Context: one part of a larger RNA
Molecule: small-subunit ribosomal RNA, 3' major domain
Organism: uncultured bacterium
RNA sequence: UGACGGGGGCCCGCACAAGCAGCGGAGCGUGUGGUUUAAUUCGAUGCUACGCGAAGAACCUUACCCGGGUUUGACAUGCAGAUGGUAGGGAAGCGAAAGUGGACCGACCCUUCGGGGAGUCUGCACAGGUGCUGCAUGGCUGUCGUCAGCUCGUGUCGUGAGAUGUCCGGUUAAGUCCGGUAACGAGCGCAACCCCUGUGGGAUGUUAUACGUGUCAUCCCAGACUGCCGGUAUCAAGCCGGAGGAAGGUGGGGAUGACGUCAAGUCAGCAUGGCCUUUAUGUCCGGGGCUACACACACGCUACAAUGGCCAGUACAAUAGGUAGCGAAUCUGCGAAGAGGAGCCAAUCCUGAAAGCUGGUCUCAGUUCAGAUUGCAGGCUGAAACCCGCCUGCAUGAAGUCGGAGUUGCUAGUAACCGCGCGUCAGCAUUAGUGCGGUGAAUACGUUCCCGGGCCUUGUACA
Numbered sequence: 001u002g003a004c005g006g007g008g009g010c011c012c013g014c015a016c017a018a019g020c021a022g023c024g025g026a027g028c029g030u031g032u033g034g035u036u037u038a039a040u041u042c043g044a045u046g047c048u049a050c051g052c053g054a055a056g057a058a059c060c061u062u063a064c065c066c067g068g069g070u071u072u073g074a075c076a077u078g079c080a081g082a083u084g085g086u087a088g089g090g091a092a093g094c095g096a097a098a099g100u101g102g103a104c105c106g107a108c109c110c111u112u113c114g115g116g117g118a119g120u121c122u123g124c125a126c127a128g129g130u131g132c133u134g135c136a137u138g139g140c141u142g143u144c145g146u147c148a149g150c151u152c153g154u155g156u157c158g159u160g161a162g163a164u165g166u167c168c169g170g171u172u173a174a175g176u177c178c179g180g181u182a183a184c185g186a187g188c189g190c191a192a193c194c195c196c197u198g199u200g201g202g203a204u205g206u207u208a209u210a211c212g213u214g215u216c217a218u219c220c221c222a223g224a225c226u227g228c229c230g231g232u233a234u235c236a237a238g239c240c241g242g243a244g245g246a247a248g249g250u251g252g253g254g255a256u257g258a259c260g261u262c263a264a265g266u267c268a269g270c271a272u273g274g275c276c277u278u279u280a281u282g283u284c285c286g287g288g289g290c291u292a293c294a295c296a297c298a299c300g301c302u303a304c305a306a307u308g309g310c311c312a313g314u315a316c317a318a319u320a321g322g323u324a325g326c327g328a329a330u331c332u333g334c335g336a337a338g339a340g341g342a343g344c345c346a347a348u349c350c351u352g353a354a355a356g357c358u359g360g361u362c363u364c365a366g367u368u369c370a371g372a373u374u375g376c377a378g379g380c381u382g383a384a385a386c387c388c389g390c391c392u393g394c395a396u397g398a399a400g401u402c403g404g405a406g407u408u409g410c411u412a413g414u415a416a417c418c419g420c421g422c423g424u425c426a427g428c429a430u431u432a433g434u435g436c437g438g439u440g441a442a443u444a445c446g447u448u449c450c451c452g453g454g455c456c457u458u459g460u461a462c463a
Base pairs, nucleotide, nucleotide: 001463002462003460004459005458007457008456009455010454011453012452013451015447016446019410020409021408022407023406026302027301028300029299030298031297032296033295034293035292042053043052064288065287066286067285068284069283070282073126077125078124079123080122081121082120083119088105089104093100094099108117109116110115128277129276131275132274133273137271138270139266140265141264142262144260149188150187151186152185153184154183155164156163157162167180168179169178170177194254195253196252197251199222200221201220202219203218204217205216208213225248228242229241230240231239232238304403308362309361310360311359312358313357314356320351321350325345330340332338369400374395375394376393377392378391379390380389416439417438418437419436420435421434422433
């Protein structure tokens, strides 16, 4: 000087407390461990792995296993040689396919007409490797933490390591600002500048529209600055209250992540040193596996019902997507599965919101709760749904009556409840992820305690 302390002081954070909804019990979905397996490819492992890489494993993907092929190779460049019925396409036959086979068809560019290029074949250099090392690395990322810190120049102090500045008193979300001060300044962070949103004005308006416009869309501008008033304060920074205002003290949300820490993560996104491999650890193909299942954990979905289930009627969104596409009306079908259909749309045109409200029924039961599981029938995508997809109808109708110890999220348009999009994508395992709107709470006395963090100080046999 740091680090640490079941030392001290001050302060903060959904950290506790106050509340609301959960998880932990059940069934199912997904991930992981374990076990199994020919293989169940690999990575991620306290917080910071476990609906994570994967924004989509039937084949492909695919890296794994079994089997069948191939060896200048699926792909690149160079050199040498060969090659006109050549390159390319490709029938019969063989084969699971890859491939083999080769009937038959059959080229290109430049040219001085000699040839050259391209292609193909042979040979040689080499290619190739999701093989190893993230403890050789780049790049990118997580985390402490959007925490308020981390440093430098000159000066001064100290023999020196170093200190000071960065401390003290206030204040702030903030090393934010003010006052004091052997310090005076500065940099990276904080804040502001950026984007979205909330109010008003102006302009324009296609396919919005009640034809009046301006809900709305696009662009430009205004508006908020502790600016004004009162109180308080060192009459400083500021804090408290008020006015006006759509909005008040960072208005709300986002993007933005200092010096560094964890030899944190990633050689399987990419790049890359070294090592290993080269008739195989490369490459092509068929099938299987990644979907196994006594079990354990993590994250979710659905429930256990009457603030409910079912039936009928009826109302109101916002994102977003659309031509190999979105698909209306209408018709068919028991079916919101699906089939036919095809107006309109390269888009303010198309694409039923549900909780809600009104009426009826059920009457506390393992039920008209719950929907797992299983059987049959039908449909869609796709060469192909056995392993291993999704959807519809009928039947079946399991556990479950609110969950031990423990534990998670959340402070306002938030939690909770409700549905609707999107990416990936032929299809889908999407209950995930990421957005959008609808309905819309409770509680915070306070900082003793638990967890994490910041500043000052103190102790130390630690570095």